[in-house]
RNA sequence: CGGGGUAUAGUAUAGUGGUAGUACGCACGCUUCGGGUGUGUGUAGCCCCAGUUCGACUCUGGGUACCCCGA
Numbered sequence: 001c002g003g004g005g006u007a008u009a010g011u012a013u014a015g016u017g018g019u020a021g022u023a024c025g026c027a028c029g030c031u032u033c034g035g036g037u038g039u040g041u042g043u044a045g046c047c048c049c050a051g052u053u054c055g056a057c058u059c060u061g062g063g064u065a066c067c068c069c070g071a
Base pairs, nucleotide, nucleotide: 001070002069003068004067005066006065007064010024011023012022013021018054025043026042027041028040029039030038047063048062049061050060051059
């Protein structure tokens, strides 16, 4: 320098244009003499900018970060 991939909650991960989910974690409650386990409720998220669309995590363009291949 060229090509490809990835970016979603504190962590991991799903989501093929119409409500953003799951597990762990964390907070509170129940359970216990206490802890653990179990259980209920809650917490918190789409990398950035623009475009398309009635509507974008999703499609398009550009950018940023990381990974892979080539030179």
About this RNA:
This is a predicted structure of a 71-nucleotide RNA (transfer RNA) from a bacterium. Its mean pLDDT, the model's own confidence on a scale to 100, is 81. Its Rfam family is "tRNA". By type it is a transfer RNA. Rfam links the family to the GO term triplet codon-amino acid adaptor activity.